[in-house]
Molecule: SAM riboswitch aptamer (S box leader)
Organism: Lachnospiraceae bacterium KM106-2
RNA sequence: CUCUUAUUUGGAGUGGUGGAGAGUGAAGGCUCUGUGAAACCACGGCAACCCCACAUUAUUGGAAGGUGCCAAUCUGAGCGAGCAAUCGAACAAUAAGAC
Numbered sequence: 001c002u003c004u005u006a007u008u009u010g011g012a013g014u015g016g017u018g019g020a021g022a023g024u025g026a027a028g029g030c031u032c033u034g035u036g037a038a039a040c041c042a043c044g045g046c047a048a049c050c051c052c053a054c055a056u057u058a059u060u061g062g063a064a065g066g067u068g069c070c071a072a073u074c075u076g077a078g079c080g081a082g083c084a085a086u087c088g089a090a091c092a093a094u095a096a097g098a099c
Base pairs, nucleotide, nucleotide: 002098003097004096005095006094007093008092013043014042015041016040017039021032022031023030028075029074044070045069046068049066050065051062052061053060079088080087081086
């Protein structure tokens, strides 16, 4: 990199460096941003996929370690079903596994 499976309306920020952008997918909208964006670093925290204990295939509890994450349900185009609301797929993200 590719494939498979599961999850994705919850949760959790300060400081330093930096110096103009950022918010997953076009345009647009809306929002955040010099009262300091992205990115990086330190510390802290959230969650519980792997993990640990009990247990024995169903749960419960935990958080040392491997990851991930810490503005909002951001909106919005396109595909399928539906009168519509809406749902599904695809795409994307994360984890585990396989090659």